[in-house]
RNA sequence: GCGCGCUUAGCUCAGUGGUAGAGCAACGUCCUUACACGACGAGGGUCGGGGGUUCGAUCCCCUCAGCGCGCACCC
Repeated sequence: GCGCGCUUAGCUCAGUGGUAGAGCAACGUCCUUACACGACGAGGGUCGGGGGUUCGAUCCCCUCAGCGCGCACCC
């Protein structure tokens, strides 16, 4: 340099056009002498940045950035 893939909650990941979810973690209450386990509850996101298409974008297109894999070139 070229190609492919990924970027969504603190972490791991769903969701592939119609107002964004799960598990775990953390927090609160109950339970316990206490801790752990368990039960219940509530919260937490401008969906990596920008632009476009559309009545409507996490989803489609362009671009930029970051990460990973492969290939090529130079040394």

Annotation:
Transfer RNA from Candidatus Kaiserbacteria bacterium RIFCSPHIGHO2_01_FULL_58_22, 75 nucleotides, folded computationally. The coordinates come from a structure-prediction model, not an experiment, and the mean pLDDT is 81. Its Rfam family is "tRNA". Rfam classes the family as a transfer RNA. About the family: Transfer RNA (tRNA) molecules are approximately 80 nucleotides in length.